[in-house]
RNA sequence: UCGCGCUAGGCGGGGAGCCAGCGGUGCCCUGUACCCGCAAUCCGCUUCAGCGGGGCUGAAUCCCCGCCCGAGGGGACGCCCUGUGAGGCAGUCGGGCGCGGUGUGGUGUCGAAGGCCGGGUCCCGCGCAAUGGAACCCUGUGAACCCCGUCAGGUCCGGGAGGAAGCAGCGGUAAGCGGGCACUUCCAUGUGCCGCGGGGUCGCCUGACCGGAGCCGGACCGUGUCAAGGACGUUCGGAGGACGCGCCUCGACGGCGGGUGCGCGA
Numbered sequence: 001u002c003g004c005g006c007u008a009g010g011c012g013g014g015g016a017g018c019c020a021g022c023g024g025u026g027c028c029c030u031g032u033a034c035c036c037g038c039a040a041u042c043c044g045c046u047u048c049a050g051c052g053g054g055g056c057u058g059a060a061u062c063c064c065c066g067c068c069c070g071a072g073g074g075g076a077c078g079c080c081c082u083g084u085g086a087g088g089c090a091g092u093c094g095g096g097c098g099c100g101g102u103g104u105g106g107u108g109u110c111g112a113a114g115g116c117c118g119g120g121u122c123c124c125g126c127g128c129a130a131u132g133g134a135a136c137c138c139u140g141u142g143a144a145c146c147c148c149g150u151c152a153g154g155u156c157c158g159g160g161a162g163g164a165a166g167c168a169g170c171g172g173u174a175a176g177c178g179g180g181c182a183c184u185u186c187c188a189u190g191u192g193c194c195g196c197g198g199g200g201u202c203g204c205c206u207g208a209c210c211g212g213a214g215c216c217g218g219a220c221c222g223u224g225u226c227a228a229g230g231a232c233g234u235u236c237g238g239a240g241g242a243c244g245c246g247c248c249u250c251g252a253c254g255g256c257g258g259g260u261g262c263g264c265g266a
Base pairs, nucleotide, nucleotide: 001266002265003264004263005262006261009057010056011055012030013029014028015027020046021045022044023043024042034054035053036052037051038050063259064258065257066256067255068254072250073249074248075247077244078243080241081240082239084237085236086235087234089233091232092231093230095226096225097224098223099222100221101220102219104217105216106215107214114210115209117207118206119205120204121203122199123198124197125196126195127194128192129191130189131188132187133186134185135184137180138179139178140177141176147172148171149170150169155164156163157162
């Protein structure tokens, strides 16, 4: 160096997730790579970290290590979008009040603003009226007997003349009950374009006088201020989604370099 037979190893790997951790089942990437059994309210294991059984390959294209490339996954951060919770933050819109300006309407020399005097509106008292009630007054009714008058009949007293009490009826009356109620008296008032006196008068209405030219409303623009959470914006938090080809991390496939046996024979 070559041949034969073996052995370690290999016959896929990776990401996220799960897990104390490792691997697997399931998902995704890579891309082609033995078979059977097990497994998510799991399965098998413990740093040599799937287990059990069978098969193939086998020291190199194939196994091991390092570097490069890098599909893809994950994370942080940033930016954007869409919901959402909280804060009034005083920036915008919207609201109130004021100031300035522009143009406009009304009113005013048939007298504005302002001033002053009075009246009303408000309160108290009194009066008048109205209304209601009561009384008075008028009227009707009104007592089996215990109210009045007259008392037929009947009764009683008396020798008689005569006298007495008295029911019914009739007439009347009291309380009471009803009707009327013009006038009078008293009481009352959710009454009054009423009157008198007093008080009060911020505002409003109104009359006279002084005064002598303004007064009032709304619109738009600008500006200041106040309140507020209605919309937008803003600050903080949280959720979902897209993006970054930049950062961190893992990293398949692939490329390059290196490494790794035993026995026999020639």